Model confidence (mean pLDDT): 84 of 100.
Predicted 3D model of a 473-nucleotide part of an RNA (small-subunit ribosomal RNA, 5' domain) from a Candidatus Dojkabacteria bacterium.
Context: one part of a larger RNA
RNA sequence: GGAUGAACGCUAGCGAUGUGCCUAAGGUAUGCAAGUCGAAUGCUAAUUUAUUAGCAUGGCAGACGGCUGAGUAACGCGUAGGUACUUACCCCUAACAUGAGGAUAACUCACCGAAAGGUGGACUAAUACUCAAUAGUUUCUUCGGAAUAAAGCUCCGGCGGUUAGGGAUAGGCCUGCGUCCUAUCAGAUUGUUGGUAAGGUAAUGGCUUACCAAGUCUAUGACGGGUAGGGGGCCUGAGAGGGCGAACCCCCAGACUGGGACUGUGAUACGGCCCAGACUCCUACGGGAGGCAGCAAUUAGGAAUCUUGCGCAAUGGACGAAAGUCUGACGCAGCGACAUCGCGUGAAGGAUGAAGGCCCUCGGGUUGUAAACUUCUUUUAUAGGGGAACAAGUUCUGAGUGUACCCUAUGAAUAAGGUGCUUCUAACUACGUGCCAGAAGAAUCGGUGAUACGUAGGCACCAAGCGUUAUCC
Numbered sequence: 001g002g003a004u005g006a007a008c009g010c011u012a013g014c015g016a017u018g019u020g021c022c023u024a025a026g027g028u029a030u031g032c033a034a035g036u037c038g039a040a041u042g043c044u045a046a047u048u049u050a051u052u053a054g055c056a057u058g059g060c061a062g063a064c065g066g067c068u069g070a071g072u073a074a075c076g077c078g079u080a081g082g083u084a085c086u087u088a089c090c091c092c093u094a095a096c097a098u099g100a101g102g103a104u105a106a107c108u109c110a111c112c113g114a115a116a117g118g119u120g121g122a123c124u125a126a127u128a129c130u131c132a133a134u135a136g137u138u139u140c141u142u143c144g145g146a147a148u149a150a151a152g153c154u155c156c157g158g159c160g161g162u163u164a165g166g167g168a169u170a171g172g173c174c175u176g177c178g179u180c181c182u183a184u185c186a187g188a189u190u191g192u193u194g195g196u197a198a199g200g201u202a203a204u205g206g207c208u209u210a211c212c213a214a215g216u217c218u219a220u221g222a223c224g225g226g227u228a229g230g231g232g233g234c235c236u237g238a239g240a241g242g243g244c245g246a247a248c249c250c251c252c253a254g255a256c257u258g259g260g261a262c263u264g265u266g267a268u269a270c271g272g273c274c275c276a277g278a279c280u281c282c283u284a285c286g287g288g289a290g291g292c293a294g295c296a297a298u299u300a301g302g303a304a305u306c307u308u309g310c311g312c313a314a315u316g317g318a319c320g321a322a323a324g325u326c327u328g329a330c331g332c333a334g335c336g337a338c339a340u341c342g343c344g345u346g347a348a349g350g351a352u353g354a355a356g357g358c359c360c361u362c363g364g365g366u367u368g369u370a371a372a373c374u375u376c377u378u379u380u381a382u383a384g385g386g387g388a389a390c391a392a393g394u395u396c397u398g399a400g401u402g403u404a405c406c407c408u409a410u411g412a413a414u415a416a417g418g419u420g421c422u423u424c425u426a427a428c429u430a431c432g433u434g435c436c437a438g439a440a441g442a443a444u445c446g447g448u449g450a451u452a453c454g455u456a457g458g459c460a461c462c463a464a465g466c467g468u469u470a471u472c473c
Stems, first nucleotide, its partner, number of pairs: 001473004006469005013343006019336002021301001026299003030296003035060003040057008067254003076179008085171002090167007098132004108121005138147003152159002180226003187217003192214008229251004233244004256277005279290004307333001309332003315329001316327004346376004356367004381410006390400001417462005422443003428457005438445002
């Protein structure tokens, strides 16, 4: 000098664009953040009698989006390859969709419980469930053969179902290389290293098990300890390098702590389930309920970090044939000079160089064209009037918003501070103080003429900021 997710002190007019718990992955009141489909199905209620609302079964979605960085030194990430695998919804191609059956929720009846909720009886439907048939390209095969499927709805336009192959997309797994400090960590390892067989998986593999062998890693740093999410990037620097990993994008990991599986194409699942633990809440003491590292908000901690806002109008997502519903994603607004950028606080003229202040050799000098005064302008401000784009979809639809912007009027009107002035380092005098009070980044300054302390005047530098502190280059 540059930089910052900054903080602190003094000060402060406006706008745009960004950005805002770096600490306790501490605890949380309240509201919202994931639903949707009646064109799969049964029923209840209401009526306007063909619709609406609700309950339940069923389907799809809840594995995305959003948050955080605790853990992790690892195939976690980055890069370059590989394959023994999977991939719902979407696209293409081909074939098929026949017949039968038993339940069950809601509802209703009875009962238990403070509640959460639960038990029993009776009834019923389906694209829910089960069985049989069929079997081309599917699988297995001793090549004879064997095994395996489906679901209907309809506004007759379609929308769906099953099987197989291909595509697209997304993932799983494996490998080479790279990836912090420490030797005051030198040996580590028994499923350990390899083989055979079996099991398991979508799939390879000690992934698991049995048996066999005795290997495997290591000063090119194994093992241990410490620290840490990784990358694109960001800051600095001429570069090489050094430091960092906020915001945005990609990957990974986590969801009160630890463990577990279920469902499913996909999870070992933030707003699902089960068990244990800590904590909080309700209780009729028998028993129950909960999980903000989602958006706001609150408390604590801290030098320190915002609104319990508006809207689905746009973009995107889920469901739906669609209308549409949902969406704290997102779009907006609010708060903070936290940062960057832009604008303004007036312009021109004006000397008897007014008054006042300060200095003085008492002549004067300086503040200083500065002010007053004259003429002008109106960015901004205030008031009035007009008034968008963003709408994509000939109609309709705007939260922001009567916003941006434009016109008119008023009147210089509403708007300047901070730090420094011995040298480094741009900028000096007077008074006060007297090694005191104090200053200070370093050298140092102050003990009676202090350009270094305090005040005033003047000056210098930045400017809606200025300075200090912290950290990095």

The organism belongs to Candidatus Dojkabacteria, within Bacteria.